Large-subunit ribosomal RNA, domain VI from candidate division TM6 bacterium GW2011_GWE2_31_21, 298 nucleotides, folded computationally. Its Rfam family is "Bacterial large subunit ribosomal RNA". Rfam links the family to the GO terms structural constituent of ribosome and ribosome. The full RNA is in RNAcentral, with records from ENA.
Context: one part of a larger RNA
């Protein structure tokens, strides 16, 4: 850019890609077969191997942002802390990612077929699957399984949501005023028809206008089990989206400090203590503030 106006959602599915594998036990049945060794077809169930997908509840890895032990050295000492020495080394380990770990997948059916195996049946009184007509028949073939898929220029389809001003042109609705024709008449009028001149709604065609809009979208800002970068997905005060905060839950494994035992290393108590990353809620206390930009006239 296009998909004959702009938009947000849901879809159809041309047409493309993926996937397609198998052993081994068991029943059937020691059955059919076979003199006997031996030994099935079909059928129906278990359980594997490779291969692929998704996932972290178990198992375990990783885990230099969490705990604790620990060894030289600083920082004057003692105690407590921190730095440095591969994260000093060393035992654990969340969350995330991963396998070796779970879960699941090649089921099932259907159409046309190939070799090949019938049916009926001439040419050729016969025989003969084929000439004419008709039937089965494979892990390949076309469908069913999963994915992407309307730039599929044949650009599909439902549903909703926005919608202008000016001008000309066409057609003239109403409503004024007048001239005049016809009914009625209580002669004061009224009703209806036609001309004339104004008046010009709603609406159609065409043409211009595109300044600022509409719906809607983006920039921006706060993020992410999204990610190279975009892009996708969540939010922006009418607000839980990221920090923080409180709770809670993993994770380490009884903090400091004081107090008691002991002569001390130490040990008991206070104590399943203290601390705790990426998880689970909750709470406007902080930051998403203000703002700007694109976007129809068909």
């Nucleotide at each position: 850019c296009g998909u004959a106006g702009g938009g947000u959602a849901u879809u159809u599915g041309c047409g493309a890609g993926g996937a397609u594998u198998u052993g081994u036990c068991u029943c059937u049945a020691g059955u059919a077969c076979g003199a006997g060794a031996g030994g099935a077809c079909c059928g129906a169930g278990a359980u594997g191997a490779a291969c692929a997908a998704a996932c972290c509840u178990c198992u375990g890895g990783u885990g230099u942002u969490c705990c604790a032990a620990u060894u030289g050295u600083u920082u004057a000492c003692c105690a407590a802390a921190a730095g440095c020495a591969a994260c000093g080394u060393u035992g654990g380990g969340u969350a995330g990612c991963c396998a070796a770990g779970u879960u699941u997948g090649g089921a099932u059916g259907g159409g046309a077929u190939a070799a090949c195996c019938g049916c009926u049946g001439a040419a050729a009184g016969c025989a003969u699957c084929u000439a004419a007509g008709u039937g089965g028949g494979a892990a390949a073939c076309c469908c069913a399984c999963c994915u992407c898929a309307a730039g599929a220029u044949u650009a599909g389809a439902u549903a909703c949501c926005c919608c202008g001003u000016u001008a000309a042109u066409u057609a003239g609705a109403u409503u004024u005023a007048u001239u005049u024709g016809a009914g009625c008449u209580u002669c004061g009028g009224u009703u209806u028809g036609a001309g004339u001149a104004a008046u010009g709604a709603a609406a159609a065609u065409u043409a211009a206008c595109a300044u600022g809009u509409a719906a809607g979208a983006u920039c921006c800002c706060u993020u992410g089990a999204a990610g190279a970068c975009u892009a996708c997905a969540a939010g922006g005060u009418u607000g839980a989206u990221a920090g923080g905060c409180u709770g809670g839950g993993u994770g380490u494994g009884u903090a400091a400090g004081u107090a008691c035992a002991g002569u001390a290393a130490u040990g008991u108590a206070u104590u399943g203590a203290g601390c705790u990353a990426a998880c689970c809620a909750g709470u406007a206390c902080u930051a998403a503030u203000a703002g700007a930009u694109c976007g129809a006239g068909g």